[in-house]
Context: one part of a larger RNA
RNA sequence: UGACGAGGGCCUGCAUAAGUGGUGGAGCAUGUGGUUUAAUUCGUACAACGCGUAAAAUCUUACAAGGGCUUGACAUGUCACGAAUCCUCUUGAAAUAGAGGGGUGCUUUCGUGAACGCGGACACAAGUGGUGCAUGGUUGUCAUCAGCUCAUGCGGUAAGGUGUUGGGUUAAGUCUUGCAACGAGUGAAACCCACGUGUUUAGUUGUCAUAAUUUAGUUUGGAACCCUGAACAGACUGCCGGUGAUAAGCUGGAGAAAGGUGAGAAUGACGUCACGUCAUCAUGACCCUUAUGCCCUGGGCAACACACGUGCUACAAUGGCCGGGACAAAGGGUUGCGAUCCCGCAAGGGUGAGAUAAGCCCAAAAACCUGUCCUCAGUUCGGAUUGCAGGCUGCACGUCGCCUGCAGGAAGCAGGAAUCGCUUAUAUUUGUGGGUUAGAUAUACGGGAGUGAAUUCAUUUCCGCGCCUUUUACA
Numbered sequence: 001u002g003a004c005g006a007g008g009g010c011c012u013g014c015a016u017a018a019g020u021g022g023u024g025g026a027g028c029a030u031g032u033g034g035u036u037u038a039a040u041u042c043g044u045a046c047a048a049c050g051c052g053u054a055a056a057a058u059c060u061u062a063c064a065a066g067g068g069c070u071u072g073a074c075a076u077g078u079c080a081c082g083a084a085u086c087c088u089c090u091u092g093a094a095a096u097a098g099a100g101g102g103g104u105g106c107u108u109u110c111g112u113g114a115a116c117g118c119g120g121a122c123a124c125a126a127g128u129g130g131u132g133c134a135u136g137g138u139u140g141u142c143a144u145c146a147g148c149u150c151a152u153g154c155g156g157u158a159a160g161g162u163g164u165u166g167g168g169u170u171a172a173g174u175c176u177u178g179c180a181a182c183g184a185g186u187g188a189a190a191c192c193c194a195c196g197u198g199u200u201u202a203g204u205u206g207u208c209a210u211a212a213u214u215u216a217g218u219u220u221g222g223a224a225c226c227c228u229g230a231a232c233a234g235a236c237u238g239c240c241g242g243u244g245a246u247a248a249g250c251u252g253g254a255g256a257a258a259g260g261u262g263a264g265a266a267u268g269a270c271g272u273c274a275c276g277u278c279a280u281c282a283u284g285a286c287c288c289u290u291a292u293g294c295c296c297u298g299g300g301c302a303a304c305a306c307a308c309g310u311g312c313u314a315c316a317a318u319g320g321c322c323g324g325g326a327c328a329a330a331g332g333g334u335u336g337c338g339a340u341c342c343c344g345c346a347a348g349g350g351u352g353a354g355a356u357a358a359g360c361c362c363a364a365a366a367a368c369c370u371g372u373c374c375u376c377a378g379u380u381c382g383g384a385u386u387g388c389a390g391g392c393u394g395c396a397c398g399u400c401g402c403c404u405g406c407a408g409g410a411a412g413c414a415g416g417a418a419u420c421g422c423u424u425a426u427a428u429u430u431g432u433g434g435g436u437u438a439g440a441u442a443u444a445c446g447g448g449a450g451u452g453a454a455u456u457c458a459u460u461u462c463c464g465c466g467c468c469u470u471u472u473a474c475a
Stems, first nucleotide, its partner, number of pairs: 001475002003472001005470001007469004012464002015459002019422005026313008034304002042052002063299001065297005072124001076123002078120002081117002086101005106113001127287001129286001131284001135282002137277002140273001142271001147186004152181001153162002166177003193264001195262001197233007207222002211220002236259001239253005315415001319374002322371004331362003337354001341350003381412001386407007429450002432447001434445001
């Protein structure tokens, strides 16, 4: 100087407390461990486990079995031949192998050349092989925590110290004041984006107050309103009272759409963990080279005494079934979205209007309101599992997809110890669109809306961070 301490002091955080809803019990979905397997490809405290994977039937695919290839699926150089594309037959599970037909293009200094194909010899290609403890790049984490440093000076033999400590204050090494320090950099803050208010401007595809008009903002018309773009304004402790050291600030108030960082994203200092990643990519040296490379078929990644994580659905009456009625935002659409009408109980099928989209379509929002039934039961709760009959995608749903109808109807009556999220448009609850798809295992992921609480505003304790101080046989 650090590190450490069931040492001390101060501060702070959904850390505790106060509240609320969960997980842990059930069924299922999904990931992992284990076991099994020819293979079940690979990677793992907090910071792995709905993670890489924004999609494993084939492909993907890296795994195993079998069938094949050896200058190779791909690149450059060299030699020889044939233009190339194309068609048919045989072989086989396919990859491939064999045979036949057709065809002579473009360029030219008539030798060739370009493109493509086939064959040979070698240089080489190839490797999701090992090493993340050889690396770059990139990511996580402490942590959006408030720290981390430097120049000059000063004191110390030196390591180092001071500055950066003290009194206040802040979300903050934020600001202020004092001080052998005086300045500076990085981080914090601000600058950027989108949300909330207003003004100006622009009115089509959007809008409709007034005047007509219509089944209908449908049409004439209007530019007020809504809305959508663009450009500005606005918030700064600016104003007032109290408090404080006449400071920084704190506290109350006025006005305001918004008040003390307005709420939310993006943004992540010096460093820590020889963190993760050689399987995104790149790369050193090592290893393989008739195989650890390459092609193909079907299989596996989906197995199942069990254990764990993350979720979904429930156990019901604040509910369930059925009929009627109402209100969103944000997205996507020509390999696609698909209205209308017809067929089907339905999934879906046929037809194919419209829109390259503020225009047409996906599209029905659902919780909600209203009316009937159910009356506390393993039930008209719950929908696992099973049988039968169908539909869709696709060469192909046996292993291994999704959806529909009918029939049956498992566990589950609120979950032990333990443990997690959340402080306001938040939790809870309700549907909705998107990417990845041919289809889909999505109950996932990351968006956007409807409904809409309770409690705390404290620091005794648990846990974590920071600062000061102190102990130590630690470095």
Small-subunit ribosomal RNA, 3' major domain from Solanum neorickii, 475 nucleotides, folded computationally.
The source organism's lineage runs through Eukaryota, Euphyllophyta, Spermatophyta, Solanales and Solanum subgen. Lycopersicon.
Rfam family: Bacterial small subunit ribosomal RNA. Rfam links the family to the GO terms ribosome and structural constituent of ribosome.
The full RNA is in RNAcentral, with records from SILVA.